Bacterial RNase P class A from an Acidimicrobiia bacterium, 375 nucleotides, folded computationally.
RNAcentral holds the sequence, with entries from ENA.

RNA sequence: CGAGCCCGUCGGACGGUCGCGGCGUGUUGCUCAGGCAGCACGUCGAGGAAAGUCCGGACUCCACAGGGCAGGGUGCUGGAUAACUUCCAGGCGGGGCGACCCGACGGAAAGUGCAGCAGAGAGCAGACCGCCUCAGUCGUCGGCAUUGCCGAUGACCGGCAAGGGUGAAACGGUGGUGUAAGAGACCACCAGCGUCACCGGCAACGGUGACGGCUCGGCAAACCCCACCCGGAGCAAGGCCAAGCAGGGACCGGGUUGCCCGCCCGUUGGUCCCGGGUAGGCCGCAUGAGCGUGUCGGUGACGACACGUCGAGAUGGAUGGCCGUCGCCUGCCCAACGGCAGGCACAGAAUCCGGCUUACAGACGGGCUCGCCCA
Numbered sequence: 001c002g003a004g005c006c007c008g009u010c011g012g013a014c015g016g017u018c019g020c021g022g023c024g025u026g027u028u029g030c031u032c033a034g035g036c037a038g039c040a041c042g043u044c045g046a047g048g049a050a051a052g053u054c055c056g057g058a059c060u061c062c063a064c065a066g067g068g069c070a071g072g073g074u075g076c077u078g079g080a081u082a083a084c085u086u087c088c089a090g091g092c093g094g095g096g097c098g099a100c101c102c103g104a105c106g107g108a109a110a111g112u113g114c115a116g117c118a119g120a121g122a123g124c125a126g127a128c129c130g131c132c133u134c135a136g137u138c139g140u141c142g143g144c145a146u147u148g149c150c151g152a153u154g155a156c157c158g159g160c161a162a163g164g165g166u167g168a169a170a171c172g173g174u175g176g177u178g179u180a181a182g183a184g185a186c187c188a189c190c191a192g193c194g195u196c197a198c199c200g201g202c203a204a205c206g207g208u209g210a211c212g213g214c215u216c217g218g219c220a221a222a223c224c225c226c227a228c229c230c231g232g233a234g235c236a237a238g239g240c241c242a243a244g245c246a247g248g249g250a251c252c253g254g255g256u257u258g259c260c261c262g263c264c265c266g267u268u269g270g271u272c273c274c275g276g277g278u279a280g281g282c283c284g285c286a287u288g289a290g291c292g293u294g295u296c297g298g299u300g301a302c303g304a305c306a307c308g309u310c311g312a313g314a315u316g317g318a319u320g321g322c323c324g325u326c327g328c329c330u331g332c333c334c335a336a337c338g339g340c341a342g343g344c345a346c347a348g349a350a351u352c353c354g355g356c357u358u359a360c361a362g363a364c365g366g367g368c369u370c371g372c373c374c375a
Stems, first nucleotide, its partner, number of pairs: 001371010012326007020045011047346001051357002054355005059234004071230005076090005091105001092103004106225002111223002113219002128164002130160003136156009172190006191215001193212008238283004247274006253265004290309008327344007
């Protein structure tokens, strides 16, 4: 210098002006009061993903003695955490020259099931080409010589799985023994599997040695088996206040013998009370597993301590517009200096928090790898 890998930070800056939402103070008006409204001033006002709503929790209500079945989820080991399908470290497998990246990564010698095309054969497999002619049957030729023997050769019946070919995969690899040709049929070494022992490691696992049958394929985000975990609904949760209308009750009222008690009616009207609850309002709802800095512990995720700090809260839903200067990008003009115009990624809170995933113009910082060159 070029090409890359990993981690982290930011995500236009500053000022002015007009407006919007929350809070505080002051003031004015209304109201018995609580409070409400207007104005002024001060102060705060989107994100790293606020998104998808995919996991996990806090919180709330309902249900619940305990156990089992069903259903769902998770699945190497150790740790972190409030919890997790998350994160960290390690192991194993795969990829990359490498930094590093990816993996639902328990069980396929419990059972059931599945596998397109090609291929002869794909699950206790198979013989297309090929190799062989030892044994058997039928021929042909030749020799000896006689009705058989020997040799060569052909067909059938057979033997084989070394080689070719197909496939993602063909029932270990190499060399030898053996054989008609061959084959773990046998032997040596190697690979792999299983069992045992020792060593290292908390463990997953790794290393070494001995023995074994000589090889036992793949798929469980197919059913299934094993181990562990899981109650349901969700802030439109839930709680408080509470008009109007409807409902119920009491009294006034009407009737029953003139009156009282009692009983009946109460359709309409008046006064008062009642509980549930609609509209509406308030709370939940912004001090929290909070944030920043520093020190310490830990490889790390993370934790402890000290100091500092308060940073949105709408409810048809505020967070915007314009101007100036600067920065960046694109286009045009210019010989150049420069000028003009446009734009500034993805996106936008709604109970809160921890993660994952997805979208994202660009800028910056740190660590590392590979290649080339120079000293």

The gene name in the source record is rnpB. Rfam family: Bacterial RNase P class A. The family's RNA type in Rfam is ribozyme.